[in-house]
RNA sequence: AUAAAAUUUUAAGCGCCGGAACUUAUAAUUAUAAGUUGACGAGGGCAGGGUUUAUCGAGCUUUUCGGCGGGUGCCCUGCGGCUGACCACCGUUAUAAGCCUAACAAAACUUGAAAGCAAUUUUAAGGACAAAGGGGCGAGGUCAAAUUUA
Numbered sequence: 001a002u003a004a005a006a007u008u009u010u011a012a013g014c015g016c017c018g019g020a021a022c023u024u025a026u027a028a029u030u031a032u033a034a035g036u037u038g039a040c041g042a043g044g045g046c047a048g049g050g051u052u053u054a055u056c057g058a059g060c061u062u063u064u065c066g067g068c069g070g071g072u073g074c075c076c077u078g079c080g081g082c083u084g085a086c087c088a089c090c091g092u093u094a095u096a097a098g099c100c101u102a103a104c105a106a107a108a109c110u111u112g113a114a115a116g117c118a119a120u121u122u123u124a125a126g127g128a129c130a131a132a133g134g135g136g137c138g139a140g141g142u143c144a145a146a147u148u149u150a
Base pairs, nucleotide, nucleotide: 014069015068016067017066019065020037021036022035023034024033025032026031027030040057041056042055046078047077048076049075050074051073079091080090081089084143085142086141087140098137099136100135101134109126110125111124112123113122114121115120
């Protein structure tokens, strides 16, 4: 380097569940058993450590309830970008606040198909709508140096 075999991993608005709700069966009105549901997309990653109800809107207003874990958030340090340098700010597309601004989604909804006794799940077609982020404009404090004027 190549080939083969085994094991592990494959998820990160993500995973899980003894609460809760719902279904079926049995017994008969509250239990047992077996199941189902339990967040719709957009956006988000310098390194190490710490921390935990970590961004944005859509839908709903009977569970997108409740709980657990994780996490690209936040904090500290380092490094880096910006700067003459430091602070502040930011993270390799590396300049905040504020103002202006082109655009973009899925579920929901409608009509079917498949699986299931059912709750429900998977899937095809139709069709609509966001915000943040993004882009543009836009910047302050301190120190130093140089030049010009008085």

Predicted 3D model of a 150-nucleotide RNA (glmS glucosamine-6-phosphate activated ribozyme aptamer) from Clostridiaceae bacterium UBA4839.
Taxonomically the source falls in Clostridiaceae (Bacteria, Bacillati, Bacillota, Clostridia).
Its mean pLDDT, the model's own confidence on a scale to 100, is 78.
Of the family's consensus pairs, 84% are formed in the model.